The RNA shown here (transfer RNA) has 72 nucleotides and comes from a Candidatus Doudnabacteria bacterium. Its Rfam family is "tRNA". Its family is annotated with triplet codon-amino acid adaptor activity in the Gene Ontology. The sequence was found in a public genome assembly. Lineage of the source: Bacteria > Bacteria candidate phyla > Candidatus Doudnaibacteriota.
[in-house]
């Protein structure tokens, strides 16, 4: 070179094209405790860029970019 697969919270992984994008780890803060840690309670946090279909895109379609893999 050419082909396939991928890309959502700090990590892990959800979400028939439609509801305020969820979940557990994890981080903050509170409660409890002599501190700490476990518990509980609450709160931050996220769709890789640009475009395109659509009444409505995490989802479909191009392209780029970054990861993985296969093929010469």
């Nucleotide at each position: 070179g050419c082909c396939c697969c991928u890309a959502u919270a700090g990590c892990u992984c959800a979400a028939c094209g439609g509801a305020u994008a969820g979940a557990g780890c994890g981080c903050u803060a509170g409660u409890c405790u002599u501190c700490g840690g476990a518990a509980c309670u609450a709160g931050a946090a996220a769709u890789g860029g640009g475009g395109g279909u659509u009444c409505g895109a995490u989802u479909c379609c191009c392209u780029c970019u970054g990861g993985g893999g296969g093929c010469a």